[in-house]
Parts: sequence; structure tokens; C1' cells
RNA sequence: GAAACGAAAAGGCAAAGCCGGUGAAAACUGGCGACGCAAAGCCACGGGUCUAAAACCGAGAAAUCGGUCAUGAUCGCCAGGCCGCCGAA
Repeated sequence: GAAACGAAAAGGCAAAGCCGGUGAAAACUGGCGACGCAAAGCCACGGGUCUAAAACCGAGAAAUCGGUCAUGAUCGCCAGGCCGCCGAA
């Protein structure tokens, strides 16, 4: 110095919930708030999960209802990649 590892220290992020905003929804976002997290930092090109607007199919006189399906979402589901604070055993 590096990797592995994760005691300590300095800090960091922010679940659920509430209020506001965006969205068809899932969800995202600002504030409050802390369940937890050594990557709970970033990346959606792998898998999983969630939603189903549009489209298509079916029913119906119609309104509408049902079904299929991401191009939508999730990195705090797993996997993978990249970057990163500190330094005891």
C1' cells in the first nucleotide's frame, strides 16, 4: 500500500406514517419523521416482484366489465458492474 474483515471513531442514508406535488396506477418527489442499513451510494443491460394507461381479445344496445401484456416502476428483492469513509482484532 492492497485485499479480506467490521471493533472503535467521525460522520452518512432514511422504513412505516403524516402533509403538499406529479402520475391512469405501481410508484416518484419536497418537508416532518426514524424501521433499520458498512455501501440502504450509483447503474434497470440478467432474474424476481408490482402496476396495466395505450393496444388487442371477449361480453354488453350503451355506459361499462373481464382477460392478456410493459414501452412504466422497484437497486431498502436477488444477482452483476462501477465508485467510496475509517482502520482494532
A computed fold for an 89-nucleotide RNA from a Chloroflexota bacterium, annotated as c-di-GMP-I riboswitch aptamer.
Of the family's consensus pairs, 100% are formed in the model.
The prediction has a mean pLDDT of 90.
The source organism's lineage runs through Bacteria, Bacillati and Chloroflexota.